This is a predicted structure of a 1395-nucleotide RNA (small-subunit ribosomal RNA) from an uncultured bacterium. Rfam family: Bacterial small subunit ribosomal RNA. Gene Ontology terms of the family: structural constituent of ribosome and ribosome.
RNA sequence: AGAGUUUGAUCCUGGCUCAGGAUGAACGCUGGCGGCGUGCUUAACACAUGCAAGUCGAACGGAGCGCCGGACACGGACUAUUUCGGUAGGAAGCGUGCGGAGGCUUAGUGGCGGACGGGUGAGUAACGCGUGGAUAACCUGCCGCAUACCAGGGGAUAACAGCUGGAAACAGCUGCUAAUACCGCAUAUGCCCGCAGUGCUGCAUGGCACAGCGGGGAAAACUCCGGUGGUAUGCGAUGGGUCCGCGUCUGAUUAGGCAGUUGGCGGGGUAACGGCCCACCAAACCGACGAUCAGUAGCCGGCCUGAGAGGGCGGACGGCCACACUGGGACUGAGACACGGCCCAGACUCCUGCGGGAGGCAGCAGUGGGGAAUAUUGCACAAUGGGGGAAACCCUGAUGCAGCGACGCCGCGUGAAGGAAGAAGUAUCUCGGUAUGUAAACUUCUAUCAGCAGGGAAGAAAACAGACGGUACCUGACUAAGAAGCCCCGGCUAACUACGUGCCAGCAGCCGCGGUAAUACGUAGGAUGCGAGCGUUAUCCGGAUUUAUUGGGUUUAAAGGGUGCGCAGGCGGACCGGAAAGUCAGCGGUAAAAUCGAGGAGCUCAACUCCUUCCAGCCGUUGAAACUGUCGGUCUAGAGUGGGCGAGAAGUAUGCGGAAUGCGUGGUGUAGCGGUGAAAUGCAUAGAUAUCACACAGAACUCCGAUUGCGAAGGCAGCAUACCGGCGCCCAACUGACGCUCAGGCACGAAAGCGUGGGUAUCGAACAGGAUUAGAUACCCUGGUAGUCCACGCAGUAAACGAUGAAUACUAACUGUCUGGCCCGAUUGAGGGUUGGGUGGUACAGAGAAAGCGUUAAGUAUUCCACCUGGGGAGUACGCCGGCAACGGUGAAAACUCAAAGGAAUUGACGGGGGCCCGCACAAGCGGAGGAACAUGUGGUUUAAUUCGAUGAUACGCGAGGAACCUUACCCGGGCUCAAACGACACAGGAAUACUUUUGAAAGGAGGUAGCUCUACGGAGCCUGUGUCGAGGUGCUGCAUGGUUGUCGUCAGCUCGUGCCGUGAGGUGUCGGCUUAAGUGCCAUAACGAGCGCAACCCCCAUCGCCAGUUACCAUCAAGUAAAGUUGGGGACUCUGGCGAGACUGCCGGCGCAAGCUGUGAGGAAGGCGGGGAUGACGUCAAAUCAGCACGGCCCUUACGUCCGGGGCGACACACGUGUUACAAUGGCAGGUACAGAGAGAAGCGACAUGGCGACAUGAAGCGGAACUGUCAAAACCUGUCUCAGUUCGGAUUGGAGUCUGCAACCCGACUCCAUGAAGCUGGAUUCGCUAGUAAUCGCGCAUCAGCCACGGCGCGGUGAAUACGUUCCCGGGCCUUGUACACACCGCCCGUCA
Repeated sequence: AGAGUUUGAUCCUGGCUCAGGAUGAACGCUGGCGGCGUGCUUAACACAUGCAAGUCGAACGGAGCGCCGGACACGGACUAUUUCGGUAGGAAGCGUGCGGAGGCUUAGUGGCGGACGGGUGAGUAACGCGUGGAUAACCUGCCGCAUACCAGGGGAUAACAGCUGGAAACAGCUGCUAAUACCGCAUAUGCCCGCAGUGCUGCAUGGCACAGCGGGGAAAACUCCGGUGGUAUGCGAUGGGUCCGCGUCUGAUUAGGCAGUUGGCGGGGUAACGGCCCACCAAACCGACGAUCAGUAGCCGGCCUGAGAGGGCGGACGGCCACACUGGGACUGAGACACGGCCCAGACUCCUGCGGGAGGCAGCAGUGGGGAAUAUUGCACAAUGGGGGAAACCCUGAUGCAGCGACGCCGCGUGAAGGAAGAAGUAUCUCGGUAUGUAAACUUCUAUCAGCAGGGAAGAAAACAGACGGUACCUGACUAAGAAGCCCCGGCUAACUACGUGCCAGCAGCCGCGGUAAUACGUAGGAUGCGAGCGUUAUCCGGAUUUAUUGGGUUUAAAGGGUGCGCAGGCGGACCGGAAAGUCAGCGGUAAAAUCGAGGAGCUCAACUCCUUCCAGCCGUUGAAACUGUCGGUCUAGAGUGGGCGAGAAGUAUGCGGAAUGCGUGGUGUAGCGGUGAAAUGCAUAGAUAUCACACAGAACUCCGAUUGCGAAGGCAGCAUACCGGCGCCCAACUGACGCUCAGGCACGAAAGCGUGGGUAUCGAACAGGAUUAGAUACCCUGGUAGUCCACGCAGUAAACGAUGAAUACUAACUGUCUGGCCCGAUUGAGGGUUGGGUGGUACAGAGAAAGCGUUAAGUAUUCCACCUGGGGAGUACGCCGGCAACGGUGAAAACUCAAAGGAAUUGACGGGGGCCCGCACAAGCGGAGGAACAUGUGGUUUAAUUCGAUGAUACGCGAGGAACCUUACCCGGGCUCAAACGACACAGGAAUACUUUUGAAAGGAGGUAGCUCUACGGAGCCUGUGUCGAGGUGCUGCAUGGUUGUCGUCAGCUCGUGCCGUGAGGUGUCGGCUUAAGUGCCAUAACGAGCGCAACCCCCAUCGCCAGUUACCAUCAAGUAAAGUUGGGGACUCUGGCGAGACUGCCGGCGCAAGCUGUGAGGAAGGCGGGGAUGACGUCAAAUCAGCACGGCCCUUACGUCCGGGGCGACACACGUGUUACAAUGGCAGGUACAGAGAGAAGCGACAUGGCGACAUGAAGCGGAACUGUCAAAACCUGUCUCAGUUCGGAUUGGAGUCUGCAACCCGACUCCAUGAAGCUGGAUUCGCUAGUAAUCGCGCAUCAGCCACGGCGCGGUGAAUACGUUCCCGGGCCUUGUACACACCGCCCGUCA
């Protein structure tokens, strides 16, 4: 920093999407360690349990326990004594009451603290918060300083005791008692209040100081005698209250709101100002600079992002606010309207003896619930801090720590070095290899983390005291061991192959992949990226200059209001001066800390933490005065007034005019008129149309008349008059910035429409009829209502357009026109020059995506207004406003949906667009097809099979130039599986081969007989068998391919290099004029050249020459025959075969610049390409062919291979194509008679002879051929006959008899003879070929081939026409141009309805 995506391609506009960063995150897969942070975003949902605010006995009276003393009761260790029965004394202990000292504990009274700390973000759009001020309008416990004081009294009340009620919570009554609890009184310089002064001072209300009079108001004690505590006042500090300026989300489809509302006076209340509250008075106040209402939201420091400006967010930490189950209220207090206080109401939960009570986790843990989702009912007060206390100390879920979670950031590790037989495995492969990959193995080394063992802190400022913690850290020994995944690999975007799948399964952020060769699906191998994480989802910023302040636009892409006037608002000419609001500068205050940035330091580093430093804003103050604003003065260039002229369809009203139209009356006149593409409806013998005369009605104004004029726009057109608006020029007298623009507002506003009343000739929605049509609610025709016209109202929209808002200034030229002024020019004046105002054309600079714009800007600038932000939904719905209604305005509607929609230009293609041109394209002709029968191909049907392919033109007598078997690929049946053929290797056996038996439909099976060669003696050749590896496939894919072919089309086109033009796709060249069969040539030309095509070069034919001369030829010479180049000979001729010549618009006339065209031209065999062939540009149709061949991939392998027999490819209600033969007299039949060319021949052509009616047979010469053979060409011509008939036409079909080929003619051959003698009498719509030796017609030959279904195909010659005015139309094509929303390109695209 950009990229993908609209198109065939391009430029632009414009949206969508991606790459980045971030998060209190969640989900999926995976997971070694540590440090530092962080963790209910949802239900301000409900909460079990424990803890989170107590402390002071040095304020007080008690109570309990303990201590001391003595008294009494019990007790009885022990002692003395004893008659051993007892008797006496008697400690400990225990109990009762008394006294004392004052130790411990503490319910209660009292004090201080529970207003802090901790939580949450529901409410709040607010002086709530931020920032800066004000408080002369205020308060402040504890703390500090200062001054003064603490004298003397009183009465109660908890506790306690007793009684009562209640289930309990608790309450009540009686009685006793204390205080630093409570209450008077005394004192008080100072304090407070009232009255009335003096001085000083402030921005105002006011404040301060001093003095006078009257009134009011304090205290608490304890003591170790040090002090602590108390009271009053003042000051300070701290913390608050209140007020103000500025800032603080969205909606106008929320435009009016408000009655204590706004202000005043007087009171009340408060710490304090104030309608905070109250009485009275006034009627204000807020609002387009957005009030009110509605929605959303705690605000900030900051955090994320961004180059910045901005945008988004407000979790943790810090400040402020608000809240504490919901709502309300006050009490206490320095402070609360109070999270763990009170009262009331409500909901919910719990207890209950049913009467009544108790409770509030948005404190820390924890539970349920909700949710995609968020932790332990932990340890400690050791540290920091807080409360109480004189203190010890107590309390502290604040806090310090630990636990859980990869939730985030940071750090570390999972080893390091060597190691090529590049191992094995895996993947791939063209089988050679390549990749994984120094990776592993293996060798050597190390020990960070984890594990074991030993030591062991700091955190603690005199002592005691460490939760964390036996933690951090240090040391030692030991093992490479315990520690890697996730996403992605078509483009964007780094990274590719194989297999599977086959528009299925699936992927996908966008474009898009997948329909049999998927780098996009799934798997694998490999690669890339990041790494204890990696991906996905969600959200925010960025990219997006895609809301544009920085930094966008509005002719055509979205976007200029239909037009004017104009209030508010915004902006505003020249000069001088003042003050200093904006502006600029210096200084000061503030801008909390944390954070960010810079520099440094501490944890081993880093994250983290610590230290120093850095400021936009706001406020104050001091200056400057250019610019803007303001105030004062002046000016005339903007604007306006005045005077003189001028043009005009500007407007309103009234009057007048002629033509046309229709109707009426009358005349003439007769059969139609009218209307259309053609008709019909309609009108007309009751007299139409037409025509003449007269009269009437309404509407519109011919010509002039136009890039003309006027108007703000809409718009305005006969003539005249009246009224009235605007504009321009000239003069420069007057005013002196009076200007520009304009949200809202007001006015105007085509046509259609609405209301009321007129009018109604024409035209004419609706409607009716007639046509057209598949239909025709249309276009066309005949009628015709509203309307069209007028008056007065309403409506308020148009492609209301220059698709271009208004104003001002500036920026090359040229040319037309309308309307003014001035100068020059005189014989009337045309004209020329110059200067204004309009209206057009061309064009420079410039800007524009281009088209186009260009002093009438879409250029360069300024001011103001309006409008736009992807397409569709939709200018729709809802709401509101207007309207009689129709409807209009407003409208960023939204849901949903798409990845585009769009502008301009380019190249094609297309058009029932245009221009030019060509072609048997039409036309003009000739002959056919379509009707019949047959042949053949195809479709369909049938079948065991009727093998397959070809299917508009460009398939259909096509592949096939020849299916009885074979062919053959199909069907049935029988066989084979190294196989029917071939190659390689190994082993075994044997010559090969010939003959033969049997079985079988054959193939095949089972046998039999005969039978080797070479040799260097190792073996080799050949064959058979067995085994292995290769085989084989007319199986699929012509949409994987090569090659070949058809078609457009033998059409004249298709391109390139350099240059030039264009932002570019592209253009130019190749366009234009003329010409040609031709992009053939000439001229012109920002093009100049070139290539593939065209033409020519090649072949055949037509003329001549030269050379050659057998098998062809025969003029001359000779021989010879019945005849004959038959023979000798000849090289003249024909001919054959080579090589040349010839034709080039070369010559002449005409036209033309030239190219070229033209002529009854000449000459010539041939004349303007002489005729024909071969030759097919770039490309199109995914055209045809995997069955001619080749080939990738897939498939079959005792079969989808292969051999054999038989069948089928030949079927047959039918349909189509291509042909043959006909329908007859231009003919048939019979007889006679004449003339070709080309090609073929040895398993061949076969003369000739004989036989047969014949096909043919038998015998057989010649000929591998200018020699022999097929071979008599036929039509034509001559003669005869038939005489218009289903015939002497026509020959199908059928019967019989044969011939030939072949292993074999049944399915299924051809031919011959005899007999039979079908349809058919010239063919509907429609359609095919052909322009000259052509069509038509006649026969001949060849390939394939045993034979032939050939009437087909390919060639050959004979006879031999007609017609073309012409290019309007049909078809196809070429060039130029135009339109296009088409590009799969009109067989396109696309709209509506239905499913």